Overview:
The prediction has a mean pLDDT of 83. This is a predicted structure of a 96-nucleotide RNA (c-di-GMP-I riboswitch aptamer) from Betaproteobacteria bacterium HGW-Betaproteobacteria-22. It was read from a public genome assembly, where an Rfam model found it.
RNA sequence: UAAUAUAAAAGGUAUACCCGACUGAAAAGCGGGGACGCAAAGUUACCGGUCUAAGGAAUAAUUUAAAUAUUGCUCUAUGACAGCGAGAUCGCCAAU
Numbered sequence: 001u002a003a004u005a006u007a008a009a010a011g012g013u014a015u016a017c018c019c020g021a022c023u024g025a026a027a028a029g030c031g032g033g034g035a036c037g038c039a040a041a042g043u044u045a046c047c048g049g050u051c052u053a054a055g056g057a058a059u060a061a062u063u064u065a066a067a068u069a070u071u072g073c074u075c076u077a078u079g080a081c082a083g084c085g086a087g088a089u090c091g092c093c094a095a096u
Stems, first nucleotide, its partner, number of pairs: 005096001012038002017033004022029002036083001042089003047085002049081003055076003059072004
């Protein structure tokens, strides 16, 4: 000096949960509190996966002059998750 694993120190971040005349159809996000944890649990939705289903489609029941209206169920991302995995990218200290 480089690589791998990791201690200590300085910091960082913030799960569950609670609050919100906040945003949103929802998932979820944002702000505050709170810390389970995290060596990338920094950033990034490219890939896989997961969540939601407003809108759309099909279908069943009731209803209507009429798929007209209502309700249920199923499918669907253009929505979301970076603390699901992986990729890309930036990065603190560095004993042993």